A computed fold for a 91-nucleotide RNA from Methyloglobulus morosus KoM1, annotated as c-di-GMP-I riboswitch aptamer. Its Rfam family is "c-di-GMP-I riboswitch aptamer". Its family is annotated with cyclic-di-GMP binding in the Gene Ontology. NCBI's taxonomy places the organism under Bacteria, Gammaproteobacteria, Methylococcales, Methylococcaceae, Methyloglobulus morosus.
RNA sequence: UGUGCAAAAAGCCAAACCCGUUGUGAAGCGGGGGCGGAAAACUUCGGGUCUUGAGACUUUUUAAAGUAGCCAAGACAGCCGGGUUGCCACU
Numbered sequence: 001u002g003u004g005c006a007a008a009a010a011g012c013c014a015a016a017c018c019c020g021u022u023g024u025g026a027a028g029c030g031g032g033g034g035c036g037g038a039a040a041a042c043u044u045c046g047g048g049u050c051u052u053g054a055g056a057c058u059u060u061u062u063a064a065a066g067u068a069g070c071c072a073a074g075a076c077a078g079c080c081g082g083g084u085u086g087c088c089a090c091u
Base pairs, nucleotide, nucleotide: 002090003089004088012037013036017032018031019030020029021028022027035078041084042083043082045081046080047079048076049075050074051073052072053071056067057066058065059064060063
């Protein structure tokens, strides 16, 4: 440099859950934990899910509940693709 991502795991990451903490919230961060991961590294570019706010509609007990999608601002990279870099094996 090229090919592969089948096998393996020295080293690496860490789901649910629990504790602390930040945030209205989705969630983030730290500790414990370990379901899993070969990109579970980085990146919101496309889709998706979720949250908050405003608006719309419906119901009724009239200030509450519900519904669907748009708009605005966000969350998720361990939802699926795309992009960038990289470990390992062979070369």